Large-subunit ribosomal RNA, half A from a PVC group bacterium, 1679 nucleotides, folded computationally. Rfam family: Bacterial large subunit ribosomal RNA. Taxonomically the source falls in Pseudomonadati (Bacteria). The prediction has a mean pLDDT of 83.
Context: one part of a larger RNA
RNA sequence: AGCACACGGUGGAUGCCUUGGCAUCGGCAGGCGACGAAGGACGCGAUAAGCUGCGAAAAGCCUCGGGGAGCGGCAAAUACGCUUUGAUCCGGGGGUGUCCGAAUGGGGAAACCCGACGCCGGUAAUGCGGCGUCGUCCGCGCCUGAAUCCAUAGGGCGUGGGACGCGAACUCGGGGAAGUGAAACAUCUCAGUACCCGAAGGAAGAGAAAACAACCGUGAUUCCCUCAGUAGUGGCGAGCGAAAGGGGAACAGGCCAAACCGUCCGGCUUGCCGGGCGGGGUUGCGGGACCUCGAUGUGGGACGGCGGAGGAUAGCGGAAGGAUCUGGAACGGUCCGCCAGAGAGGGUGACAGCCCUGUACGCGAAAUCCGAAACCGCCCUAGAGGUAUCCCAAGUAGGACGGGACACGUGAAACCCCGUCUGAAUCCGGGAGGCCCACCUCCCAAGCCUAAAUACUAGCCGGUGACCGAUAGUGUACCAGUACCGUGAGGGAAAGGUGAAAAGAACCCCUGCGAGGGGAGUGAAAUAGAACCUGAAACUGUGUGCUUACAAGGUGUGGUAGUCCCGCCUCGGCGGGGUGGCCGCAUGCCUUUUGCAUAAUGAGUCCGCGAGUUACCGUAGGCAGCGAGGUUAAUCCGCGAUCGGCGGAGGAGCCGAAGCGAAAGCGAGUGCUAAAUGCGCGCCCAGUUGUCUGCGGUAGACCCGAAGCCAGGUGAGCUACCCAUGGCCAGGAUGAAACCCCGGUAACACGGGGUGGAGGUCCGAACCGGUGUCUGUUGAAAAAGGCUCGGAUGAGCUGUGGGUUGGAGUGAAAGGCUUACCAAACCUGGUGAUAGCUGGUUCUCCUCGAAAUAUCUUUAGGGAUAGCCUGCGCGAAUGCAAGCUGCGGAGGUAGAGCACUGAUUGGCAUAGGGCCCUUACCGGGGUACCGAAGCCUGUCAAACUCCGAAUGCCGCGGCCGUCACGCGUGGAGUCAGACCAUGUGGGAUAAGCUGUAUGGUCGAAAGGGAAACAGCCCAGCCCGCCAGCUAAGGCCCCCAAAACCGGUUAAGUGCGUAAGGAUGUGGAAUCGCGAAGACAGCUGGGAUGUUGGCUUAGAGGCAGCCACCAUUUAAACAGUGCGUAAUAGCUGACCAGCCGAGUGGUUUCGCGCCGAAAAUAAACGGGACUAAACCGGUUGCCGAAGCUGCGGACGGCGCCUUCGGGCGCCGUGGUAGAGGAGCGUUCCCUGUGGGAUGAAGCGGGAGGGGCAACCGACCGUGGACCGCAGGGAAGUGAUUAUGCGGACAUGAGUAACGAUAAGACCCGUGAGAAUCGGGUCCGCCGAAAUCCCAAGGUUUCCUGGGGAAGGUUCGUCCGCCCAGGGUUAGUCGGCCCCUAAGCCGAGGCUGAAAAGCGUAGGCGAUGGGAAACAGGUCAAUAUUCCUGUACCGCCGGACGGGAGGUGUCGGAGGGACGCGGAAAGCUAGGUCGGCCACCGGUUGGAAGUGGUGGUCGAAGCCAGUAGGGAGUCCGGGGCGAAAACCCGGGCCAUCCCGAGAGGCGAUCGGACGUGGAGACCACGGUCUCCGCGGAUCGGCCGAUGCUCUGCCGCCGAGAAAAGCUCCGGCAUCGUUGAAGGUCAGGCGACCGUACCGUAAACCGACACAGGUGGGAGGGUAGAGUAUACCAAGGCGCGC
Repeated sequence: AGCACACGGUGGAUGCCUUGGCAUCGGCAGGCGACGAAGGACGCGAUAAGCUGCGAAAAGCCUCGGGGAGCGGCAAAUACGCUUUGAUCCGGGGGUGUCCGAAUGGGGAAACCCGACGCCGGUAAUGCGGCGUCGUCCGCGCCUGAAUCCAUAGGGCGUGGGACGCGAACUCGGGGAAGUGAAACAUCUCAGUACCCGAAGGAAGAGAAAACAACCGUGAUUCCCUCAGUAGUGGCGAGCGAAAGGGGAACAGGCCAAACCGUCCGGCUUGCCGGGCGGGGUUGCGGGACCUCGAUGUGGGACGGCGGAGGAUAGCGGAAGGAUCUGGAACGGUCCGCCAGAGAGGGUGACAGCCCUGUACGCGAAAUCCGAAACCGCCCUAGAGGUAUCCCAAGUAGGACGGGACACGUGAAACCCCGUCUGAAUCCGGGAGGCCCACCUCCCAAGCCUAAAUACUAGCCGGUGACCGAUAGUGUACCAGUACCGUGAGGGAAAGGUGAAAAGAACCCCUGCGAGGGGAGUGAAAUAGAACCUGAAACUGUGUGCUUACAAGGUGUGGUAGUCCCGCCUCGGCGGGGUGGCCGCAUGCCUUUUGCAUAAUGAGUCCGCGAGUUACCGUAGGCAGCGAGGUUAAUCCGCGAUCGGCGGAGGAGCCGAAGCGAAAGCGAGUGCUAAAUGCGCGCCCAGUUGUCUGCGGUAGACCCGAAGCCAGGUGAGCUACCCAUGGCCAGGAUGAAACCCCGGUAACACGGGGUGGAGGUCCGAACCGGUGUCUGUUGAAAAAGGCUCGGAUGAGCUGUGGGUUGGAGUGAAAGGCUUACCAAACCUGGUGAUAGCUGGUUCUCCUCGAAAUAUCUUUAGGGAUAGCCUGCGCGAAUGCAAGCUGCGGAGGUAGAGCACUGAUUGGCAUAGGGCCCUUACCGGGGUACCGAAGCCUGUCAAACUCCGAAUGCCGCGGCCGUCACGCGUGGAGUCAGACCAUGUGGGAUAAGCUGUAUGGUCGAAAGGGAAACAGCCCAGCCCGCCAGCUAAGGCCCCCAAAACCGGUUAAGUGCGUAAGGAUGUGGAAUCGCGAAGACAGCUGGGAUGUUGGCUUAGAGGCAGCCACCAUUUAAACAGUGCGUAAUAGCUGACCAGCCGAGUGGUUUCGCGCCGAAAAUAAACGGGACUAAACCGGUUGCCGAAGCUGCGGACGGCGCCUUCGGGCGCCGUGGUAGAGGAGCGUUCCCUGUGGGAUGAAGCGGGAGGGGCAACCGACCGUGGACCGCAGGGAAGUGAUUAUGCGGACAUGAGUAACGAUAAGACCCGUGAGAAUCGGGUCCGCCGAAAUCCCAAGGUUUCCUGGGGAAGGUUCGUCCGCCCAGGGUUAGUCGGCCCCUAAGCCGAGGCUGAAAAGCGUAGGCGAUGGGAAACAGGUCAAUAUUCCUGUACCGCCGGACGGGAGGUGUCGGAGGGACGCGGAAAGCUAGGUCGGCCACCGGUUGGAAGUGGUGGUCGAAGCCAGUAGGGAGUCCGGGGCGAAAACCCGGGCCAUCCCGAGAGGCGAUCGGACGUGGAGACCACGGUCUCCGCGGAUCGGCCGAUGCUCUGCCGCCGAGAAAAGCUCCGGCAUCGUUGAAGGUCAGGCGACCGUACCGUAAACCGACACAGGUGGGAGGGUAGAGUAUACCAAGGCGCGC
């Protein structure tokens, strides 16, 4: 370490449970709100954080009812109370009801700020407090009142008139998409949907015919069923889709305008017109007016009143049980009873009619609300006849053009509505009937109202469920729209269970008075102990048995040792369990594929969740009913109502019974036709309704998944640009213009010096940026750090406030930026968009079983039809598949051929041509040139054939055959194929290439062989057997089986390869030489002319050229090679001798050799092999899931049957797929059972049943429910979707612990100390790593306590947890007054709506506007408290004064402003000296020229310096009522501004010294209080601060308003005494104030190396805020 067992931990599945959900039915109600809503903020308790309730009268107050014993909510505890004088509690009515919110006095960043008026309290008065009123618009009434006379517009006042805002769906209206579908897309569709907006109601809308209909008729509207997927419409595509009529629900009809009459008023042209009111009148067989005649009662109502049956809001009565057994408990078992108009349900210690609550049944309201009938009022309600005249709805109907809507897309397009332009008629009139016209019929527009039947459900009450049961059911069973995320719109969780009862563990022990545990005790149970029912799995331990350190891989399976254990035993054994050394065989699963161990996809593991459903329509089949018929729909009725009901009515309508035709039409026929002996479709076959199953269509339609499109909103706290208002830029350098002086010029120009201080100037910090590189890359950091680098007075940077945004903004432009991903943000919705694409798709067994082809396809990885598969039915023996066979056919392939068509070798012969010669021309000659046709010869062909098979195919017989055939119909899948063999095309007679054909295998096929190896060879797996025979292939060992005969190979060839090469070797054939002596070897010869000639420096056999003769010979080259400068020399050819038998060549066959370089040794599977190789042969054996034998299962067929079954035969590999039969899960019904003597679940399980899914006995755990049978209904079965949720692993005790500024020691505290506290030394920052503000945060501040968690370690500590405490203002800031950008905006203008703009007016700081300093003090605050000293505004009193003051407002001044530069005078600050005080122990030195510290101080008041400005006068200019203003010059008497210094403030505070007292103590000292003393001077440096809002220069020309001052000024106030003045006094509210604030408290998810605006910022060196080192001060960065 593995396996097994036992016992634990972790974890929270499973079972059981339900307070919560979901669905649906019935009833009620259908609104709330200026009488202040919905919804909130903040409060209210003895103690009180949250929820609930309530509102300063605050878990409540009053009253009327109910009720009847306890009560003070959830929610305990303590304290204190209430209650039979009736509490708590329930119901009706009333009171109170802070602040915000329509929000309404004004404002505003909701819950805050600021008012006015009246009344009240208080003060001397102001301030302050309380109550009430004060919004806008509309209506009404009144008053007033412009241009403009009347009038109107406008303005004002009153008003117990109204509106405003909110709310789930339903309704009507105004606007109105896109994804999608059309397999693309534009009309079309989605869809008038989503969404936005307006308005209303309990419903809304519609509604009383200018309607339908069709020659018959109906009689408002709405809704349901039907008509009907019809008529239609439609790129006539996809789709869209009526109406009349019929059956039902419910029913209801009315009022005006006009004619005419009357009255009142007005106008005038004096009899007319107009207006108001009353009468009249309301219709289409036209009506009415008008004229004549006639009725007063009937009927009705939707209106008002009265009324109060009944109902709603609390409640009340309400039958009947005991004993015994088990048990912790009886509701269980047993026995004996009872009630029932009540056996619904819930509870009670297990299952209760009779215990509790309820239930059936019956009863009940002071108060409020709803409300039927009756009654009263009011309103409405006739007619007949006559016809001359009058009336009967106008910018209307209609028309044209353009649109919309009608089912209807412009169509022949009626009807209806709108925009623009036009434009009638009045009954002798007008509209409609789907263009139009006529006839006919119906109706009467241009005015209005109208219940019911219909739609919906936020809320209240009640009921029900073959709905869920904590990953389910709502997102929420629980303090959830919470925590948390996001700037925001918005998004959005997890989380239930002790027990019957807390009886929630007294007491003891360990420990830190921890955490946790052990005892004890409670309880039926404590592995029910609060992290609590059951308690599975992953994961993780402890113990025991077996195994494992020389061994080799899917971890299994088959076999077999060893060892341990159990049972039985006749001790011989037998049966069983755990482990598993060794041996055989053996490459996971899923998906996708031609094909996967694949190194192709997916999965860490476990548990839970997770995918073909539902509705309607269609189609086929099964079953059931009826049947030439079948069937009802809506709706209505009855019974019943512990039923999830039963029955009836309803025949509208639908389907069928007849078809054919375009139709008229005809009809068992009909159409075509002049007509059919013809042809097409029919007639001869029963349907229909319900239900189930398969499949299709429409819907999201099996589940998950886009990128995207559109609509409405949210965002400019990031960033881009812009607007307004503020701020910032150390230091150094350069030296423009201009000016001055000198020179120079006729005058300029120009030159020199100086002054001067310009610049998108230079160098360089802060600041802004981001050049290069390194680091970082699970970072310190979702963009940084180190070094380096760019800009740094400008087109600069920055704070605050504000503006612009999604096809839009902004953009010095990169498609950049618009809140960490922008070629179109984010959020929500349309939405379950679509996805011909990928992935996934869950139990078992049985039968059959494909395809990867054809055609068409914007088609090629998709489809449709056919092909191939499957289920069912029917038909058929005169028929039939494959195979074999006989006979008969058609054909043009292989082959072959060259007769055709072409190609083609050589030759012959020959037209024609070329060339040469000849030639004036004609012509002639030659030719070793080209060459048609022809002939001979030799060839070639897919698109040549004079020929022409095999095979295949067709026809007709026969044989064989479990009919394997045909037809119909339901359901598919398949359209990527692969290799092998053969025939061929392409390619290169390449490819594991590609196309095609035929066959095979794989695909979808296991087994044996080929070492291993889908496609090759053998062979087709139902299950079992320790039986037999074979196939391919094998038989030395691994490894089952062998021997022999004849050859070959020597190469380990065998056990990889070519051209090419080779005296390898064996065989065959053939040609030479050879006893006249071959071949090889040895010995000898190898000569002469001659050094052949030429050439050459030379060339002598042997550089080269030309010749290559002759002689002597046995033979010997004018020389085969080596060699020399050339010779020489050696050798060969050739000859002889020796030797003595074969020798040499060529061709061919078999086996071998070389050729032969790649990544493991790696080219036999290995060992090995000389046979165990190769060739030929013989006889055996082995060898598979093949075949056989025996047993069994299932399917099919046949026969027999005593119906129990028996016998026989054939079959049973299988992906996609078709068909059949079953198992299990949840719930329901009907029966029947189990359970406290123990249900479900969970763990075990070696025995039993089933082919399997599974079932089940038993043991343990558990502690309350659960089965079975027959039916029924489904949220019904999971190892896989980079699935979802949770738990737990692995990596791994690994990386890391966040700036390398640094710690060390001692002491203390403590259970415990590297980390906490104290001390000493050391180190780091010091233009910061210090201090002070603003923003932001929101208690983090201080004290005491704590240590679970947070803190990257630790922890006694903390920015953590608990408790208590802490923030003090006239002067600081806000509020307040004022205005900027901008925002809001009465009226107003504009706009479909929403809304946009904007006047008056208002809001709005980042700017303007009154006033405080120093010291002290607390644990924590201080310009706030205290001490001292000041100042501002307001108020009235007293004194005094003696006439003006105030005054919304108007005019004016002022407020009031840029940038740069320079100078002077100062101050802050610093430094030195002097002075004062104190210090100096030890070692070497030092008593001074050492060291340390101090030597200081504000506002304000007085006085006004340096300096600056005004004023006045004169001249000039514009404006104005006037004053005031601008420019230049003169004058300075005066005035104003004005730092600083000086005096007072300060007889004070203060370092230090000293005396005393007190507290604490670590005994060193520390702290506090009181008293006394105490120097308090001078020099130098010196700002970026002040004078200075000044001065000078420049061009880019540099806010507004108020406070304030002056002038004018109506009402009001004032002689009952104003203003101004003096003195004393009073008042000044409200909000912020703690703490962090370059950071551990802000923004960055973190105690994060990042980011964050302003002020102060000392010393030495230095130009400097650079840099270095230090001070004050702060730190050593939480291993």